[in-house]
Context: one part of a larger RNA
RNA sequence: UUGGGUUUAAAGGGAGCGCAGGCGGCCUUUUAAGCGUGACGUGAAAUGCCGGGGCUCAACCUUGGAAUUGCGUCGCGAACUGGCGGGCUUGAGUACGCUCGAGGCAGGCGGAAUUCGUGGUGUAGCGGUGAAAUGCUUAGAUAUCACGAGGAACCCCGAUUGCGAAGGCAGCCUGCCGGGGUGUUACUGACGCUCAUGCUCGAAGGUGCGGGUAUCGAACAGGAUUAGAUACCCUGGUAGUCCGCACGGUAAACGAUGGACGCCCGCUGUUGGGCCCUAGGGUUCAGCGGCCAAGCGAAAGCGUUAAGCGUCCCACCUGGGGAGUACGCCGGCAACGGUGAAACUC
Numbered sequence: 001u002u003g004g005g006u007u008u009a010a011a012g013g014g015a016g017c018g019c020a021g022g023c024g025g026c027c028u029u030u031u032a033a034g035c036g037u038g039a040c041g042u043g044a045a046a047u048g049c050c051g052g053g054g055c056u057c058a059a060c061c062u063u064g065g066a067a068u069u070g071c072g073u074c075g076c077g078a079a080c081u082g083g084c085g086g087g088c089u090u091g092a093g094u095a096c097g098c099u100c101g102a103g104g105c106a107g108g109c110g111g112a113a114u115u116c117g118u119g120g121u122g123u124a125g126c127g128g129u130g131a132a133a134u135g136c137u138u139a140g141a142u143a144u145c146a147c148g149a150g151g152a153a154c155c156c157c158g159a160u161u162g163c164g165a166a167g168g169c170a171g172c173c174u175g176c177c178g179g180g181g182u183g184u185u186a187c188u189g190a191c192g193c194u195c196a197u198g199c200u201c202g203a204a205g206g207u208g209c210g211g212g213u214a215u216c217g218a219a220c221a222g223g224a225u226u227a228g229a230u231a232c233c234c235u236g237g238u239a240g241u242c243c244g245c246a247c248g249g250u251a252a253a254c255g256a257u258g259g260a261c262g263c264c265c266g267c268u269g270u271u272g273g274g275c276c277c278u279a280g281g282g283u284u285c286a287g288c289g290g291c292c293a294a295g296c297g298a299a300a301g302c303g304u305u306a307a308g309c310g311u312c313c314c315a316c317c318u319g320g321g322g323a324g325u326a327c328g329c330c331g332g333c334a335a336c337g338g339u340g341a342a343a344c345u346c
Stems, first nucleotide, its partner, number of pairs: 004317003007300002012314001014201004021194003025088004030083002033081002035077008049065006091191001092188003095184006103177007110154001115149007125136002162169002206247006216240001220236004258313006266291011295302002319346003328339004
């Protein structure tokens, strides 16, 4: 490379938007670029192949043919692909009605708890552990009551619940913004799918500047444990944890499963909407779960939310170690990130 693959063996990009590119619904007119077919021209000779001939045979030589799968020109064909044109509505979108949710951003408000402060009650301990000690406490602690301050997080409800592209999102109220579902089938008429490069978003931790700091708590200090103990346990505690702006751009960023569309037995639970009938149930659409037929799979398992059967596009894999390292380049304030080898070795 031809292939074969990507849940768990190597392999799905963290996610979205989207230019180029690739691919693209039904009917019809036309064109003839792709496609098919015919003729002509060309495709040097030698070599090779097939048939014949010459050296006694062969090697060798020679002659004829096929082949040279290609290219060009001119005809013919029109199913499929492509181009021009016309039409359609089922893909896609719009409108209108109803409706859903912890979707996002901003502002306001609330109670419980921790800590601290002040005051009251009260007295000798408290705290902590396997046991202790460090620590706190007669300058009155712990406990308890009242008031106050401040920061952070929102018990119950709460659920294989819901929403979001992913990361993620949970007290209550208000405003603004985004999205989904369903019903009508009114409108547009293929306007679609995917997407290298690019752009945007992106948990935690980290970084810069400013603020804030109740709790917890890397580092650090002390007490224990231990042979030692740069740990596990305990008492403290700085960065951080929180807010604003900016940077960074990683993850077991996981369903370890890219996106879109179509097709293929069922049973059962649940969320939202519609319809029918109403103790209650049935049905339909969209989601979220459980179990299975066929099928798939190395198996575990998957199974209308596919890992089944197909089509299209993107990404990625190709033995282990060396190594996500070195070098170079790009990005970053830095930390570091992206891209990403080889020698050697098994």
A computed fold for a 346-nucleotide part of an RNA from an uncultured rumen bacterium, annotated as small-subunit ribosomal RNA, central domain.